[in-house]
RNA sequence: AUCAAGAGGGGUGGAGGGAUUGGCCCGAUGAAACCCCGCCAACCGGCCCGCAAGGGAAAAGGUGGCAACUCCAACAGGCAACCACAUACAUGCCUGGGAGAU
Numbered sequence: 001a002u003c004a005a006g007a008g009g010g011g012u013g014g015a016g017g018g019a020u021u022g023g024c025c026c027g028a029u030g031a032a033a034c035c036c037c038g039c040c041a042a043c044c045g046g047c048c049c050g051c052a053a054g055g056g057a058a059a060a061g062g063u064g065g066c067a068a069c070u071c072c073a074a075c076a077g078g079c080a081a082c083c084a085c086a087u088a089c090a091u092g093c094c095u096g097g098g099a100g101a102u
Stems, first nucleotide, its partner, number of pairs: 001102003008037005016026003020074004038066003043062002047056003070099001075096006
C1' cells in the first nucleotide's frame, strides 16, 4: 500500500478444515498434508516511456493465491427498525479502528 475482482483437475492420503474466540459453513459425492499438471493476479525482478514522481505491455524466473467480502462478528461511533416514560440488550445497515493475509 492492497484485501467486493480473478483462478482447479489428477494421484497419494484418510478426518479434519475455514489464523484465534464465538457464530456460521465446508468435509466419506473424501478434510488436512504431500506430489504432478494447470490456472489467476501482477508484489519482486526483467522490458519500454519518463529527469523524477509515475505510467505501460508481457508472463520465461521468484513470491502469493485458486468455497463463502479477509465467510461474518470481536473495539468504538452513527443511522434505521423495534419497544417506548426513558434507557439498555438483542436485530439490520454504514464508518472508523483492531487483528490477520499479501

Predicted 3D model of a 102-nucleotide RNA (SAM riboswitch aptamer (S box leader)) from a soil metagenome.
The RNAcentral record of the sequence draws on MGnify.